[in-house]
Context: one part of a larger RNA
Molecule: small-subunit ribosomal RNA, central domain
Organism: Alloprevotella sp.
RNA sequence: UUGGGUUUAAAGGGAGCGUAGGCGGAUUAUUAAGUCAGCUGUGAAAGUUUGCGGCUCAACCGUAAAAUUGCAGUUGAUACUGAUAGUCUUGAGUGCACACAGGGAUGCUGGAAUUCGUGGUGUAGCGGUGAAAUGCUUAGAUAUCACGAAGAACUCCGAUCGCGAAGGCAGGUGUCCGGGGUGCAACUGACGCUGAGGCUCGAAAGUGCGGGUAUCAAACAGGAUUAGAUACCCUGGUAGUCCGCACAGUAAACGAUGAACACUCGCAGUUUGCGAUAUACAGUAAGCUGCUUAGCGAAAGCGUUAAGUGUUCCACCUGGGGAGUACGCCGGCAACGGUGAAACUC
Numbered sequence: 001u002u003g004g005g006u007u008u009a010a011a012g013g014g015a016g017c018g019u020a021g022g023c024g025g026a027u028u029a030u031u032a033a034g035u036c037a038g039c040u041g042u043g044a045a046a047g048u049u050u051g052c053g054g055c056u057c058a059a060c061c062g063u064a065a066a067a068u069u070g071c072a073g074u075u076g077a078u079a080c081u082g083a084u085a086g087u088c089u090u091g092a093g094u095g096c097a098c099a100c101a102g103g104g105a106u107g108c109u110g111g112a113a114u115u116c117g118u119g120g121u122g123u124a125g126c127g128g129u130g131a132a133a134u135g136c137u138u139a140g141a142u143a144u145c146a147c148g149a150a151g152a153a154c155u156c157c158g159a160u161c162g163c164g165a166a167g168g169c170a171g172g173u174g175u176c177c178g179g180g181g182u183g184c185a186a187c188u189g190a191c192g193c194u195g196a197g198g199c200u201c202g203a204a205a206g207u208g209c210g211g212g213u214a215u216c217a218a219a220c221a222g223g224a225u226u227a228g229a230u231a232c233c234c235u236g237g238u239a240g241u242c243c244g245c246a247c248a249g250u251a252a253a254c255g256a257u258g259a260a261c262a263c264u265c266g267c268a269g270u271u272u273g274c275g276a277u278a279u280a281c282a283g284u285a286a287g288c289u290g291c292u293u294a295g296c297g298a299a300a301g302c303g304u305u306a307a308g309u310g311u312u313c314c315a316c317c318u319g320g321g322g323a324g325u326a327c328g329c330c331g332g333c334a335a336c337g338g339u340g341a342a343a344c345u346c
Stems, first nucleotide, its partner, number of pairs: 004317003007300002012314001014201004021194003025088007033081002035077008048066007091191001092188003095184004100179001103177007110154001114150008125136002162169002206247006216240001220236004258313006266291009295302002319346003328339004
């Protein structure tokens, strides 16, 4: 390279938008670039293959033919692909109507709890643990009542649930923005799919500046435990946790399963629509969930939400360690991230 793979053995990019490129619905006409056929020229000789011949045979040599799968020109063919022009509606999109959601941004607001403050009642303990101690407390703690302050998170509803491209999203409410779904079939008429680079988003922790700081809590301090205890347990406690702006760009970023389209038995539950006179039963569309037929799979299992049957495009893999390391380059304030070897060894 051909080929084979990527749920769990090595391997799906964290996710989206999208450039180039690749691929692309039905139908008509023209063209003839790809494609196919014929012919002409060329494709040196040697070599190769086949026939015949010469050395006694063979190696070797001579001779004739073939092959030389290619290239160019020319004459045709027109199914498919392409190009040009036109038409179509089922793919895609728009419109109208309807309902939907914890989708996003921003403002306002609610109650419980926690901690703190002030005051009242009240008196000797509280707290904590396996047991203790550090700690708090007669300067009146813990407990309890009233009032006040602050910050953060939203009990029940709540679900095998919903929404979002992913990360993720949950008290209530207003405003703005986005989304898919169903029904109608009015409009556009292939406008599509994928997507190397690129751009954007991207949990937690982390970084810079400015705020905020109730709780919890890396680091740190003390008390225990222990042979030791730089831990597990306890008492404290700073960054951080929260907000704004900017950076960072990684996760078991997981369904460990890339995106799109078509096709391929069923059953059950559930969410939101539709149509129907109705609570029921059944239907239909789009989701979510459990089981299963064929088929697939090394098996576990998957099974119309495929890991089945096919097509298109992208990404990635090629024994373990060395190593996601070194070096170089790019990015970053830094932390670090991206790209990413080899020697050696088994």